[in-house]
RNA sequence: GCCUUUAUAGCUCAGUGGUAGAGCACCUGUUUUGUAAACAGGCGGUCAUCCGUUCAAGUCGGAUUGAAGGCU
Numbered sequence: 001g002c003c004u005u006u007a008u009a010g011c012u013c014a015g016u017g018g019u020a021g022a023g024c025a026c027c028u029g030u031u032u033u034g035u036a037a038a039c040a041g042g043c044g045g046u047c048a049u050c051c052g053u054u055c056a057a058g059u060c061g062g063a064u065u066g067a068a069g070g071c072u
Base pairs, nucleotide, nucleotide: 001071002070003069004068005067006066007065010024011023012022013021018055026042027041028040029039030038048064049063050062051061052060
């Protein structure tokens, strides 16, 4: 230098163009003499950034940036 993959909650990851979710973590409550566990509820997201296509984009296209891998 070129190619491929990848970027979504604090962490690990889902998400067929039509209201963004789960598990863990965190907070509150119930339970216990107390802690843990269990149960119920809650908080937490400009979906990396910008532009485009579309009635509508996390999803499709382009560029940039970061990460991982490959080729020379």